[in-house]
Molecule: transfer RNA
Organism: Alphaproteobacteria bacterium GM7ARS4
RNA sequence: GCCCCUGUGGCUCAAUUGGUAGAGCGACCGCCUUGUAAGCGGUAGGUUACAGGUUCAAGUCCUGUCGGGGGCA
Numbered sequence: 001g002c003c004c005c006u007g008u009g010g011c012u013c014a015a016u017u018g019g020u021a022g023a024g025c026g027a028c029c030g031c032c033u034u035g036u037a038a039g040c041g042g043u044a045g046g047u048u049a050c051a052g053g054u055u056c057a058a059g060u061c062c063u064g065u066c067g068g069g070g071g072c073a
Base pairs, nucleotide, nucleotide: 001072002071003070004069005068006067007066010025011024012023013022019056027043028042029041030040031039049065050064051063052062053061
């Protein structure tokens, strides 16, 4: 330098043919307990890397940039 994969809550990952962004763990609050842990219930937390484009509608499709991983030279 070229090619491929990838980027979604603090972490690990979902999201069907483009149609209201969810789960587990973690955090916080409550129940339970003499107390803690475990267990149970609840709450908060997201500019879906960034900027454009297409569309009635984009995490998803297209273009560029940036980050991560891999391959070739």